RNA sequence: GGGUAGGUAGCUCAGUUGGUAGAGCAUUGGACUGAAAAUCCAAGGGUCGCCGGUUCAACCCCGGCCCUGCCCA
Numbered sequence: 001g002g003g004u005a006g007g008u009a010g011c012u013c014a015g016u017u018g019g020u021a022g023a024g025c026a027u028u029g030g031a032c033u034g035a036a037a038a039u040c041c042a043a044g045g046g047u048c049g050c051c052g053g054u055u056c057a058a059c060c061c062c063g064g065c066c067c068u069g070c071c072c073a
Base pairs, nucleotide, nucleotide: 001072002071003070004069005068006067007066010025011024012023013022019056027043028042029041030040031039049065050064051063052062053061
């Protein structure tokens, strides 16, 4: 340099015939306990890598760029 897969919550990842985003773990509060752990309930937490384009509407489609893994040279 070329090809390919990926970038979404603190972490691991879902989510596409385009219709304003979820789970588990973690965190916080509560229940339970003599007190903890475990368990149960609830809550907070996201400009969906960045910049443009298409569209009434974009995590999703198109273009460029950045970052990571793998392959080729």
Annotation:
Predicted 3D model of a 73-nucleotide RNA (transfer RNA) from a Planctomycetaceae bacterium. The sequence is in RNAcentral, with records from ENA. The prediction has a mean pLDDT of 83. Its Rfam family is "tRNA". About the family: Transfer RNA (tRNA) molecules are approximately 80 nucleotides in length. NCBI's taxonomy places the organism under Bacteria, Pseudomonadati, Planctomycetia, Planctomycetales, Planctomycetaceae.